[in-house]
């Protein structure tokens, strides 16, 4: 050097062009217990805010489109293969 694949929360992962994080582990708080485990309820990206409500966010840049995790460029970086 060419060729493929992969990159989403604390984690493992789903969403194949229309609410980003479904579901599942961690973790907080709460019930329940004498007490612990176990089960059950709720919350859990980030920023601003007292709320209400609002802006960003799926490796980084830009491109297409009324609308991008997804489709296309380039670049980064991990896996594999081929010389």
């Nucleotide at each position: 050097g060419c060729c493929c694949g992969a990159g989403u929360g604390c984690u493992g992962g789903a969403a194949u062009g229309g609410u980003a994080g479904a579901c599942a582990g961690g973790c907080a708080c709460g019930g329940u217990u004498c007490a612990g485990a176990g089960c059950c309820g709720u919350g859990u990206g980030u920023c601003c805010g007292a709320a209400a409500g609002g802006g960003c966010g799926u490796g980084a840049g830009a491109g297409u489109u009324c609308a991008a995790a997804u489709c296309u460029c380039u670049c980064c970086u991990c896996g594999g293969g081929c010389a």
A computed fold for an 83-nucleotide RNA from a Candidatus Berkelbacteria bacterium, annotated as transfer RNA. Lineage of the source: Bacteria > Bacteria candidate phyla > Candidatus Berkelbacteria. Model confidence (mean pLDDT): 81 of 100. Its Rfam family is "tRNA". Rfam classes the family as a transfer RNA. It was read from a public genome assembly.